Large-subunit ribosomal RNA, domain V from Methanobrevibacter boviskoreani, 595 nucleotides, folded computationally.

Context: one part of a larger RNA
RNA sequence: CCAGAGAAUUCCAUUGGGAAGCGAAGACCCCGUAGAGUUUUACUGCAGUCUGUCGUUGAAGCUUGGUUUUAGGUAUGCAGUGUAAGUGGGAGAAUUCGAUGCUAAGUCGCCAGGUUUAGUUGAUUCGUUCUUGAGACACCACUUUCUUAUGACUGUGUUUCUAACAUGCAUGUCUUUUUGUGUGGACACCGAUAGAUGGGCAGUUCGGCUGGGGCGGCACGGGCUUGAAAUUGUAUCAAGCCCGCCCUAUGGUCAACUCAGGUGGGACAGAGAUCCACCGUAGAGUGUAAGAGCAAAAGUUGGCCUGACUGUAUUUUGAUCAGCAAGAAAUUCAGAGGCGAAAGCCGGGUCUAGCGAACCUCAAGGUCCUCCUUGAUGGGGGCUUGAGAUGACAGAAAAACUACCUCGGGGAUAACUGGGUGGUCGCAGGCAAGAGCCCAUAUCGACCCUGCGGCUUGCUACUUCGAUGUCGGUUCUUUCCAUCCUGGGUGUGCAGCAGCACCCAAGGGUGGGGUUGUUCACCCAUUAAAGGGGAACGUGAGCUGGGUUUAGACCGUCGUGAGACAGGUUGGUUGCUAUCUAAUGGAUUUGUUAG
Numbered sequence: 001c002c003a004g005a006g007a008a009u010u011c012c013a014u015u016g017g018g019a020a021g022c023g024a025a026g027a028c029c030c031c032g033u034a035g036a037g038u039u040u041u042a043c044u045g046c047a048g049u050c051u052g053u054c055g056u057u058g059a060a061g062c063u064u065g066g067u068u069u070u071a072g073g074u075a076u077g078c079a080g081u082g083u084a085a086g087u088g089g090g091a092g093a094a095u096u097c098g099a100u101g102c103u104a105a106g107u108c109g110c111c112a113g114g115u116u117u118a119g120u121u122g123a124u125u126c127g128u129u130c131u132u133g134a135g136a137c138a139c140c141a142c143u144u145u146c147u148u149a150u151g152a153c154u155g156u157g158u159u160u161c162u163a164a165c166a167u168g169c170a171u172g173u174c175u176u177u178u179u180g181u182g183u184g185g186a187c188a189c190c191g192a193u194a195g196a197u198g199g200g201c202a203g204u205u206c207g208g209c210u211g212g213g214g215c216g217g218c219a220c221g222g223g224c225u226u227g228a229a230a231u232u233g234u235a236u237c238a239a240g241c242c243c244g245c246c247c248u249a250u251g252g253u254c255a256a257c258u259c260a261g262g263u264g265g266g267a268c269a270g271a272g273a274u275c276c277a278c279c280g281u282a283g284a285g286u287g288u289a290a291g292a293g294c295a296a297a298a299g300u301u302g303g304c305c306u307g308a309c310u311g312u313a314u315u316u317u318g319a320u321c322a323g324c325a326a327g328a329a330a331u332u333c334a335g336a337g338g339c340g341a342a343a344g345c346c347g348g349g350u351c352u353a354g355c356g357a358a359c360c361u362c363a364a365g366g367u368c369c370u371c372c373u374u375g376a377u378g379g380g381g382g383c384u385u386g387a388g389a390u391g392a393c394a395g396a397a398a399a400a401c402u403a404c405c406u407c408g409g410g411g412a413u414a415a416c417u418g419g420g421u422g423g424u425c426g427c428a429g430g431c432a433a434g435a436g437c438c439c440a441u442a443u444c445g446a447c448c449c450u451g452c453g454g455c456u457u458g459c460u461a462c463u464u465c466g467a468u469g470u471c472g473g474u475u476c477u478u479u480c481c482a483u484c485c486u487g488g489g490u491g492u493g494c495a496g497c498a499g500c501a502c503c504c505a506a507g508g509g510u511g512g513g514g515u516u517g518u519u520c521a522c523c524c525a526u527u528a529a530a531g532g533g534g535a536a537c538g539u540g541a542g543c544u545g546g547g548u549u550u551a552g553a554c555c556g557u558c559g560u561g562a563g564a565c566a567g568g569u570u571g572g573u574u575g576c577u578a579u580c581u582a583a584u585g586g587a588u589u590u591g592u593u594a595g
Stems, first nucleotide, its partner, number of pairs: 007590002010587006017581003021576002029410004034406002036402004042204005048197008058161005064155005070149004075144001076112001085143005092126003101120008165184006172177001207220001208218002216237001221243006244393001245287001246349002251305007259283001261279005285294002288354001290352003309335003313331005337346003360388006368382004418462001419460003423457001425453006434444002471546001472544003476538001477535005484509003487504006512524004552570004556565003
């Protein structure tokens, strides 16, 4: 000096790695005492429909009930003349207007007789006295049972009528609508009222806790023990259990007694029945869980009882420490009682669980209060006590679906990635029982133990719900080594060839097809080999869109249904003009040198 390479500045173009890029207060999930649409045997209603009754709405006949007036008949325990309904009066009453007897017929009947009518006869018959709880159907009055006839009122069923009412045809009228005739007919229509039915329609509701929600469960009201860290108190879907009663004796009181078990003895009798003696602090029992308590008892047995009272006043607990209801317990006073000789004890059960507000309904109570001017009666309301239930237990009257969905919020809370952890998973090691003919360690290696990795699957809920695009493939780059091939070594149960196991090593390579959306897997033919992983399960502002995961539709199954299904099937919009940065290509300038 020439050429190349590298660095940097500026500009142009391109690519789309990053800005958890831009776009939209996440549509998935959860929450809200938010909404809407849909369904139904959710709750409460309303139309509609059906049926009864009343009104509109009248007449007549037959039938069969109810109530009632009037006139009759009827009424049998035993004893007793005998078929005595009950009560009262009563000493006389009935009778030529036909007593008594007889005949015939009807009717009732407890089969003894009663009663009515007709005929005949022609003057008596019955009671008061005896039997009976009660005395004359001798006579009169009232009442009851059953029954006959008649009248009134009212109903059921059925038949007929026509005049309300409805309607066909004809006719008249300017219109409102008139008249005639036929059919139906007190039905229907209409109105009122009661009952039934009633997603046809409407308004609403559709609990809570919760290692996301749902499913499951109840840890949602109480009691005991542990946790609970020696006062009290103390959480978890922590561990172990129990309660929503039972008992008129299993309660009160007084008295007497001592249990479980064991030893010895004793006919049947045995390990074990009942009897005797001794030992026996509770090893038994105490209605019921657990803990505490209890021996001349709080246990067991017997006597008498009902205190398992009525009022009153406080305290404790519920609820440590502010407030807080129901409930539970303890104590005092007064009254009336029980047991006991008495002292005394008794307001249930030895103590700690066994429970429930307001409204409403019912019951009980009293010299009570009150009710639209007063008095009386009835009735209503109040007052006190009790019962009836809310167990989601300090107590709304209440079912589901939503993929057609909407709103407000949440990373207070799930489904990706990431973080933590590392049970599970993968890999390695320690020890070496055993297999390997013999021989633990060529090779394989149980039980047990110790690690490493952060690929699987879990757990967690720390980041993100005013959005970080989700499986697989494709494209392209890089990285790790726990190495599939190629390279270098060691051991061998290594003769050689071929292997097996281990050590070093990541430079390069690791391919093509079939089925499946697949990752994975299985298969085919090759090959030196067809390794395993990471990079937001690398990579959608690069592609694809087969799968999953909206709206349409079909099948199976489930559901009364709307609908649902990590069941199957078919279809289904993939936005963005690149600001910065980064990378790639091109251009330019600087740095250099000479004098």
Annotation: The coordinates come from a structure-prediction model, not an experiment, and the mean pLDDT is 82. The source organism's lineage runs through Archaea, Methanobacteriota, Methanobacteria, Methanobacteriaceae and Methanobrevibacter.